[in-house]
Context: one part of a larger RNA
RNA sequence: CCAUCGUUAAGGAACUCGGCAAAAUCGCCCCGUAACUUCGGGAUAAGGGGCGCCUCGAUAGAGUGAAGUCCAUACGGAUGGAGCUCGAGGAGGCCGCAGUGAAUUGGUCCAACCGACUGUUUACCAAAAACACAGGGCUCUGCUAAGUCGCAAGACGACGUAUAGGGCCUGACGCCUGCCCGGUGCUGGAAGGUUACGCGGACUUGUUAGCUCUUCGGAGCGAAGCAAUGAAGCUAAGCCCCAGUAAACGGCGGCCGUAACUAUAACGGUCCUAAGGUAGCGAAAUUCCUUGUCGGGUAAGUUCCGACCUGCACGAAUGGCGUAACGAGUUGGACGCUGUCUCAACGAUGGACUCG
Numbered sequence: 001c002c003a004u005c006g007u008u009a010a011g012g013a014a015c016u017c018g019g020c021a022a023a024a025u026c027g028c029c030c031c032g033u034a035a036c037u038u039c040g041g042g043a044u045a046a047g048g049g050g051c052g053c054c055u056c057g058a059u060a061g062a063g064u065g066a067a068g069u070c071c072a073u074a075c076g077g078a079u080g081g082a083g084c085u086c087g088a089g090g091a092g093g094c095c096g097c098a099g100u101g102a103a104u105u106g107g108u109c110c111a112a113c114c115g116a117c118u119g120u121u122u123a124c125c126a127a128a129a130a131c132a133c134a135g136g137g138c139u140c141u142g143c144u145a146a147g148u149c150g151c152a153a154g155a156c157g158a159c160g161u162a163u164a165g166g167g168c169c170u171g172a173c174g175c176c177u178g179c180c181c182g183g184u185g186c187u188g189g190a191a192g193g194u195u196a197c198g199c200g201g202a203c204u205u206g207u208u209a210g211c212u213c214u215u216c217g218g219a220g221c222g223a224a225g226c227a228a229u230g231a232a233g234c235u236a237a238g239c240c241c242c243a244g245u246a247a248a249c250g251g252c253g254g255c256c257g258u259a260a261c262u263a264u265a266a267c268g269g270u271c272c273u274a275a276g277g278u279a280g281c282g283a284a285a286u287u288c289c290u291u292g293u294c295g296g297g298u299a300a301g302u303u304c305c306g307a308c309c310u311g312c313a314c315g316a317a318u319g320g321c322g323u324a325a326c327g328a329g330u331u332g333g334a335c336g337c338u339g340u341c342u343c344a345a346c347g348a349u350g351g352a353c354u355c356g
Base pairs, nucleotide, nucleotide: 001351002350003349004348005347006346007345008344010342011341014340019337027051028050029049030048031047036041038172052094053093054092055091056090061086062085063084064083068079069078070077071076095099107335108334109333110332111331112330113329114327115326119131120130135170136169137168138167139166140165141164147156148155149154173322174321175320176319178252179251180250183249184248185245186244187243188242189241192240193239194238198234199233204228205227206226207225210221211220212219213218253271254270255269256268257267280314281311292308293307294306295305296304
């Protein structure tokens, strides 16, 4: 010096990102316990006091309940109290610094955020405000169900049947959940437009029996047949179209003016939109400017709490706002306590070091 421990004057978080770590608290009995609350809790709240041993003591009392006795004939009842076990409270006394004498054995409180809760999770850097959750909602599914696995047979769903099963979202509870269906999706509709295969076969083309012409080489026309091409017309879903639907995906404005101080604008004008953000909340786990401004707490506070609203860029089941209880969650404060620190010291054990 390193690791693990022990003790420490005075101070007591001045340490530090942060009380990290340590200290402190701790058991049982008694007293006594606030806000808030879903009336269950919160509660071991908080905050106090007591605790050993001996004698009175075979304490009071409590539990169990034998023998015996009685009624009695039911392996019953009553009485009875032996033995055993537990055992407060009180009085008196004794010792030590110290009596839950060692060991085991909650620190507490206030406020805010998030998540209701108990649970679950990144086996081996994350335990959480993430996941799940009861509860809520939308939607699909009438049974050979929907959905899923499989090429199929078949199986799960389910030996279930809409108070059931699948998918998606939200996430206890309380108060609530506004406006927009223009886009996308889904559902419904069927008049019109478009549209595949298929049906349909028009026109046209190739070939040549034949006919015509011929410079005899050939050229032109050309029925049927066989081929090629395939127009009009008929023809489904879909799409276009018309509606509905937002606890479907999603979205929820700008400029200008105006009141008898000023400021502000209940009010007016105008442009645009499918509709222009309602309630509630708000510098927030969201606020850039920003350490916003004011108030509180501190001697001093970029954090914290309460307000304000100028919301860069909250907002209502990608839920909004509250909320008792709960949390190895996050943040701020206070008391207690301490070697975290001022500022270090000493001791113990094992290393390191020396010899081997």